[in-house]
RNA sequence: ACCCGUUCUCAGGGCGGGGCGGAAAUCCCCACCGGCGGUAUCGGGCUUGUCCCGGAGCCCGCGAGCGCUUCCCGGUGGGAAGGUCAGCAGAUCCGGUGCGAUGCCGGAGCCGACGGUCAUAGUCCGGAAGGAAGAGAGCAAAC
Numbered sequence: 001a002c003c004c005g006u007u008c009u010c011a012g013g014g015c016g017g018g019g020c021g022g023a024a025a026u027c028c029c030c031a032c033c034g035g036c037g038g039u040a041u042c043g044g045g046c047u048u049g050u051c052c053c054g055g056a057g058c059c060c061g062c063g064a065g066c067g068c069u070u071c072c073c074g075g076u077g078g079g080a081a082g083g084u085c086a087g088c089a090g091a092u093c094c095g096g097u098g099c100g101a102u103g104c105c106g107g108a109g110c111c112g113a114c115g116g117u118c119a120u121a122g123u124c125c126g127g128a129a130g131g132a133a134g135a136g137a138g139c140a141a142a143c
Stems, first nucleotide, its partner, number of pairs: 005139006016030004031123002033112002035062004042054004046049001057110002065088002067085001068082006092108005114126003
């Protein structure tokens, strides 16, 4: 450069203690958790290369979810399809090093769909034995 189809497998963690209360795993205090791809001044490796591997919850993007549109039903509701289509879709600063850092080192912060609940949920229950960003393997094809 070419091929870039198909099948299969895999693909999310976390409420422990105390307080108030009739009642809270939902409030308050302390605690705990961090999907996927990209980026890379950090770490590792050797064959020392524009090399390989790992490395961000809050930098860029994606995913599920809500909504929306269409259709269906036994219709104040529910189901199916579409998959971004109106729309929603979280969150980081300071100091240090350095040519260069929202990524490294140090410190202090912040965030978390929808429905349910004797009381407000990132952590419980539910849709979900679902879906899925994507990861891996096999086969085919092409060179």
Predicted 3D model of a 143-nucleotide RNA (FMN riboswitch aptamer (RFN element)) from Tianweitania aestuarii. The sequence was found by an Rfam model in a public genome assembly. Model confidence (mean pLDDT): 79 of 100.